[in-house]
RNA sequence: CUAUUGAAACGGCAAACCUACUGAAAAUUAGGGACGCAAAACUAUGGGCCUAAGGAAGAUCAUUCUAUGGCUGCCAAGUUACCAAA
Numbered sequence: 001c002u003a004u005u006g007a008a009a010c011g012g013c014a015a016a017c018c019u020a021c022u023g024a025a026a027a028u029u030a031g032g033g034a035c036g037c038a039a040a041a042c043u044a045u046g047g048g049c050c051u052a053a054g055g056a057a058g059a060u061c062a063u064u065c066u067a068u069g070g071c072u073g074c075c076a077a078g079u080u081a082c083c084a085a086a
Stems, first nucleotide, its partner, number of pairs: 005084002012037002017032004022027001035073001041079003045076003048071003054066004
């Protein structure tokens, strides 16, 4: 120095829930709050999951299908990163 690993230390992020905002919704953003996380940092590339405005079908009611919308704290993959006992 690199890889694996994660005992210690410095720290980091922030679930549910509440409030406000944006959005058709899923959900995002901000504040509070901590369930947890050694990548719970970044990327929608693969899979999976959520929603269905618009579009299509409809007996034109109900409803069904569909992502161009989302989830990276669902699993992988890629990229990047602090410390260092073994």
Model confidence (mean pLDDT): 86 of 100. This is a predicted structure of an 86-nucleotide RNA (c-di-GMP-I riboswitch aptamer) from Paenibacillus abyssi. The model forms 95% of the base pairs in the Rfam consensus. Rfam family: c-di-GMP-I riboswitch aptamer. From the family's description: GEMM was predicted in a large-scale screen for bacterial structured RNA regulatory elements. RNAcentral holds the sequence, with entries from Rfam.